The part of an RNA shown here (small-subunit ribosomal RNA, 5' domain) has 528 nucleotides and comes from an uncultured bacterium.
[in-house]
Context: one part of a larger RNA
RNA sequence: GGAUGAACGCUAGCUACAGGCUUAACACAUGCAAGUCGAGGGGCAGCAUGUCGGUUGCUUGCAACCGAUGAUGGCGACCGGCGCACGGGUGAGUAACGCGUAUCCAACCUACCCUUGUCCAUCGGAUAACCCGUCGAAAGGCGGCCUAACACGAUAUGCGGUUCUCAGCAGGCAUCUAACGAGAACGAAAUGUGAAGGAGAAGGAUGGGGAUGCGUCUGAUUAGCUUGUUGGCGGGGUAACGGCCCACCAAGGCGACGAUCAGUAGGGGUUCUGAGAGGAAGGUCCCCCACAUUGGAACUGAGACACGGUCCAAACUCCUACGGGAGGCAGCAGUGAGGAAUAUUGGUCAAUGGACGGGAGUCUGAACCAGCCAAGUAGCGUGCAGGACGACGGCCCUAUGGGUUGUAAACUGCUUUUAUAGGGGGAUAAAGUGUGCCAUGUGUGGCAUAUUGCAGGUACCCUAUGAAUAAGGACCGGCUAAUUCCGUGCCAGCAGCCGCGGUAAUACGGAAGGUCCGGGCGUUAUCC
Numbered sequence: 001g002g003a004u005g006a007a008c009g010c011u012a013g014c015u016a017c018a019g020g021c022u023u024a025a026c027a028c029a030u031g032c033a034a035g036u037c038g039a040g041g042g043g044c045a046g047c048a049u050g051u052c053g054g055u056u057g058c059u060u061g062c063a064a065c066c067g068a069u070g071a072u073g074g075c076g077a078c079c080g081g082c083g084c085a086c087g088g089g090u091g092a093g094u095a096a097c098g099c100g101u102a103u104c105c106a107a108c109c110u111a112c113c114c115u116u117g118u119c120c121a122u123c124g125g126a127u128a129a130c131c132c133g134u135c136g137a138a139a140g141g142c143g144g145c146c147u148a149a150c151a152c153g154a155u156a157u158g159c160g161g162u163u164c165u166c167a168g169c170a171g172g173c174a175u176c177u178a179a180c181g182a183g184a185a186c187g188a189a190a191u192g193u194g195a196a197g198g199a200g201a202a203g204g205a206u207g208g209g210g211a212u213g214c215g216u217c218u219g220a221u222u223a224g225c226u227u228g229u230u231g232g233c234g235g236g237g238u239a240a241c242g243g244c245c246c247a248c249c250a251a252g253g254c255g256a257c258g259a260u261c262a263g264u265a266g267g268g269g270u271u272c273u274g275a276g277a278g279g280a281a282g283g284u285c286c287c288c289c290a291c292a293u294u295g296g297a298a299c300u301g302a303g304a305c306a307c308g309g310u311c312c313a314a315a316c317u318c319c320u321a322c323g324g325g326a327g328g329c330a331g332c333a334g335u336g337a338g339g340a341a342u343a344u345u346g347g348u349c350a351a352u353g354g355a356c357g358g359g360a361g362u363c364u365g366a367a368c369c370a371g372c373c374a375a376g377u378a379g380c381g382u383g384c385a386g387g388a389c390g391a392c393g394g395c396c397c398u399a400u401g402g403g404u405u406g407u408a409a410a411c412u413g414c415u416u417u418u419a420u421a422g423g424g425g426g427a428u429a430a431a432g433u434g435u436g437c438c439a440u441g442u443g444u445g446g447c448a449u450a451u452u453g454c455a456g457g458u459a460c461c462c463u464a465u466g467a468a469u470a471a472g473g474a475c476c477g478g479c480u481a482a483u484u485c486c487g488u489g490c491c492a493g494c495a496g497c498c499g500c501g502g503u504a505a506u507a508c509g510g511a512a513g514g515u516c517c518g519g520g521c522g523u524u525a526u527c528c
Base pairs, nucleotide, nucleotide: 001528002527003526004525006524007523008522009521010520013380014379015378016377017376019373020372021338026336027335028334030333031332032331035082036081037080040079041078043075044074047073048072049071050069051068052067053066054065055064056063057062058061089291090290091289098216099215100214101213102212103211104210105209108208109207113204114203115202116201118199119198120197121155122154123153124152131144132143133142134141135140161186162185163184164183165182166181170177171176217263218262219261224254225253226252229251230250231249232248234246235245236244266288267287268286269285270281271280272279273278293314294313295312296311297310316327317326318325319324344370346369347368348367352366353364354363355362356361383414384413385412386411393405394404395403396402397401419465420464421463422462423461424460428455432451433450434449435448436447437446438445439444472517473516474515475514476513477498478497479496483512484511485510486509487508493500494499
């Protein structure tokens, strides 16, 4: 000098963009953050409509009220499907194939989506909801009766399916792979047509799993480490390879090219600095990994050993009728605590994206916006021109006079960014959606019409008013740009280093003047 997720002191007009718990992975009140589908189903708690019956008012066919009715729209709860493994947070652990880069899988999986071709036959038994009864303070159960499905099950078929046996063209570095063919066993499905959907097969796309080479902090005041350890054979397990696990056999394997142990740490793209080589850092954004109070475990599922799922144990908190229960903000806000220190219990699904749905649509603290903060970067302003051999006041001097503050002020003319007031005001939606008509290759497209904007009547533009609404901080002995007076008297104090102060202090405190930067200026901390 540059830099910072900074903090502190003094000061502070506006706008845009980006940023905002670095500490206690400490504890959390409250609200919200994952639902959706009635075009899978039985139903009807609530709402609306229709029908029927009754009562009242009468305008004599209309209104109000009561009751019945799943008949219709729709729909709380329930069964079922898909999603909840994404998105969002944090960096505790991890020195590791965790990450980065390169290669391989002849050792693997992949819901939804796309392509190709095949099939969707015949039946059955339950169960939730509802109703009845019952236990419990509650959380929550238990028993009985009835019923449906694209829920569940049986049978048939079972294609290029799987496993096994026989035979085997051909291929490969390889334990092997394997066309055509024969036999055995096992394994599918969802409706009344269409649409949609289901089943199994092959391929694609996407996402993942595994293996390996190289790279990846400090310490030798850590020198030896290892028994499933290293390898083999055979099995089990897995989507798959493998001591991943197991039985048996052998005695190996790693290490001064630093094993083991200890400490520290998420890794990378990148960021800061530097002429570079390097050095330091990993906040925001993107990719990967790990974690979800602590430890362990599996279930479901295409996918989890699952942040807002389950079970067990532990600590903590809460409720209790003392028998027993409930909970997990490292999601968004917010609270307490810790700390030098870090924001609103805001708005909207309008756009982008996601889940579900045929769609309309619903949900979405993802996202987009707004609020707070000079904490950063950039831009704009706080006026401009004229104006005295120079006002007043201040300060200084060799003091009837000079110097300086200083064209600075006053005064004259001009401008109006900004400010205040009043008007105008589009884009983000040429998208999307509903309805009607037309075309059509049935996927869709065109025309007409209606409608959808949180931000926000915001940005921006015009007019009016009037210099009006807006400047400070540090420093002035040398390093280092900028000096005099007064006070103090080794005191009070200053200080980054040298050092200054003991009666003429350019170094302390004040004033005047000056220098530097300027909506900031200094100090502290850290890195180069």
Model confidence (mean pLDDT): 82 of 100.